RNA sequence: AAUACAAGUAGAGGUGCACAUGACACUGGUAAAAGUUGGAGUAGCCAUACUGUGAAGACUUUGAAGAGGGAUUGUGCCGAAAUGGUAAAGCUGGACACUUUGCUGUUGGGACUUCGUUUAAUAGAUGAAGUACUGUCAUGAUUAUCAUGGUGCGCUACAUUUGUU
Numbered sequence: 001a002a003u004a005c006a007a008g009u010a011g012a013g014g015u016g017c018a019c020a021u022g023a024c025a026c027u028g029g030u031a032a033a034a035g036u037u038g039g040a041g042u043a044g045c046c047a048u049a050c051u052g053u054g055a056a057g058a059c060u061u062u063g064a065a066g067a068g069g070g071a072u073u074g075u076g077c078c079g080a081a082a083u084g085g086u087a088a089a090g091c092u093g094g095a096c097a098c099u100u101u102g103c104u105g106u107u108g109g110g111a112c113u114u115c116g117u118u119u120a121a122u123a124g125a126u127g128a129a130g131u132a133c134u135g136u137c138a139u140g141a142u143u144a145u146c147a148u149g150g151u152g153c154g155c156u157a158c159a160u161u162u163g164u165u
Stems, first nucleotide, its partner, number of pairs: 001165004006160001008158004014078001016077005024069001032062006041050003045094002081107010108134002111131008135151007
C1' cells in the first nucleotide's frame, strides 16, 4: 500500500416511515328527547334486556357523540416501520373484534389496477396477484445511457481491530 472478516461512526433513496396536534368533511338530519297517532312486539351472535305505566311504524319540533378519515404544524428517524401466523394477558355476562407483550415468517420505496377482509363509507387501512416508475449492487454493452438479474442483517464514505499478500 492492497485485500478479507468483525463490529463502529456519519450519510443517501422520497407523494420515504412513525408519533403527537388537529382546522375540516363524513357518520347524519342518524341515535336520542318531546308531542300526536298507532295498538304488540322490538334489540341482540347467544345469554339476556325493553315493552298496555304503550313495542314496531308514521307525522311534527329539537337534535348529538364516539370510532374511523384528515389539511396544517411540531418531534423522532432510514427495518425507518408495516403486516401474516401463534401463545399469554387485558377488555366483555360469554364470544367475535380490538389493545399490549413474547416467539416466528414476509416486505428496498412509494403509486396505480383487480380480487378479498375491515368499516356507515366507493374514504382510509390491509392481504394476494399484476403493471410501469424509482433507489442501490453485480454483470454486460452499441457507455454518462440501456439491458438482465438480485434486494435492507442491504448500499455509500470514513477510520479502528485482527488476518493475508

A computed fold for a 165-nucleotide RNA from Nosocomiicoccus massiliensis, annotated as Lysine riboswitch aptamer. The organism belongs to Nosocomiicoccus, within Bacteria. RNAcentral holds the sequence, with entries from Rfam. The coordinates come from a structure-prediction model, not an experiment, and the mean pLDDT is 79.